[in-house]
Molecule: Purine riboswitch aptamer
Organism: Paenibacillus solani
Parts: sequence; structure tokens; C1' cells
RNA sequence: UUAAUGAAAUUAAAUACUUCUCGUAUAAAGCCGGGGAUAUGGCCCGGAAGUCUCUACCCGGAAACCGUAAAUUUUCGGACUACGAGGGAAUACAAACGGUGC
Repeated sequence: UUAAUGAAAUUAAAUACUUCUCGUAUAAAGCCGGGGAUAUGGCCCGGAAGUCUCUACCCGGAAACCGUAAAUUUUCGGACUACGAGGGAAUACAAACGGUGC
């Protein structure tokens, strides 16, 4: 809210989907330790850290770089989570308007 009852009480039913967009946070960053691969490679595990913040901290591509070593660099696209705002769609009931019948 609807239905039942003269009223109250009471009883029954419905109150659903959990989806989309935007904002804030975080840069799906940066730092450290251990291990691993080696131009057909460039990873794995862990720690701390970042958020007035719980959680997460990954996946894939491109370009470069490293002449075989131990180290990657730049860049593009793609989430989840927390909080806030707005929307969508659906169901029930009522009113208004229109149509039809009596």
C1' cells in the first nucleotide's frame, strides 16, 4: 500500500531487479628482499608502503633495451573494492484522459 470485516483489533498478499553512468580514493603506482629466464628470454614468491578507506595492487598488446650478463625501460588498452550522486527497467495500487459496451 492492497484485500477481507460495520468499526477497531486481526488475518492474507506485495514492497522486486541489484543493473548502468558519473564523482572521490589509487597513480590497478613507486620502494625493498629472495629465487628464476636469457634476444624463441625479460618471470615467480614475499615484505613494507600509498587511500580522511575495507579490499585489491593484476591481465594483454606495442616500442625499445640488454650481444648472453643481470638488470629492465617507455607506452597503450582492460578491473575490482569502499563511499557518494544520478539514471534504467519491472511489479502492485490509485487518479486523470481517451475508447468500447450496458